[in-house]
């Protein structure tokens, strides 16, 4: 310098263009327990940035940024 892949709760991952954006774990509250842990119930918490296509974009396209891998 070029090519490819990836970017979503604190963390790790899902998500056929119309979803209340889901699961696990962590965290908070309550129940249970003599207490803690375990277990049970509930809450809060997220789409990398900008543009384009579309009636509608996390999803498709472009550019940028970052990370990873490859080629020279």
């Nucleotide at each position: 310098u070029c090519c490819a892949u990836u970017a979503u709760a604190g963390u790790a991952c899902a998500u056929c263009g119309g979803u209340u954006a889901g699961u696990a774990u962590a965290u908070c509250c309550g129940c249970c327990u003599u207490u803690c842990a375990c277990g049970c119930g509930g809450g809060a918490g997220a789409g990398c940035a900008g543009g384009g296509u579309u009636c509608g974009a996390u999803u498709c396209c472009c550019u940028g940024u970052a990370a990873u891998g490859g080629a020279a």